[in-house]
RNA sequence: GAUAGAGGUUGCGUAUAGCAUGAGUACCGACGGUCAGGCUGCAGAUUUCCGAUGAGACGCCGGGAAGGGGCUAUAUGCCGAAAGAAAGAAGAGGCUGCAGCUUUUUUCUUGGGCGUGCAGUAAAGAACUGUACGACUGUCAUCGAAAGAUGGAGAGCUAUC
Repeated sequence: GAUAGAGGUUGCGUAUAGCAUGAGUACCGACGGUCAGGCUGCAGAUUUCCGAUGAGACGCCGGGAAGGGGCUAUAUGCCGAAAGAAAGAAGAGGCUGCAGCUUUUUUCUUGGGCGUGCAGUAAAGAACUGUACGACUGUCAUCGAAAGAUGGAGAGCUAUC
């Protein structure tokens, strides 16, 4: 250098199907009173559109979703699998700016899953992300007769050529 493997049966992702939640929410219509503005996450401008034939919000009645996220099953790709942070580029959505979403590039961090606290995202006591602590677990090194102890990080470890 090349090839092949291991950590776990809750290793990490992807896709499909079903189920629950989202939610009696958004939205549509009727009625009622009030009243002049209204459309994207926020702000601004502009023009188009809607609006006293009643905007918007509210009360009440009748209808009534969805995406993301979650669980189960199946299939499948893999072991920096993958995730996150920062910066850059492109894309979509009427315009501009900021943020958000999708794809991608560079740099940095994390061995793995779990529990708890805090913070963030989210409709949410779900879940996810980050961080701190805790025990567990795999791996290597050192010490040790052994049991075991201490420490390191995946650009690692083991095997073969």
The RNA shown here (Lysine riboswitch aptamer) has 161 nucleotides and comes from a pig gut metagenome. It matches the Rfam family "Lysine riboswitch aptamer". Rfam describes the family as follows. Riboswitches are metabolite binding domains within certain messenger RNAs that serve as precision sensors for their corresponding targets. The RNAcentral record of the sequence draws on MGnify.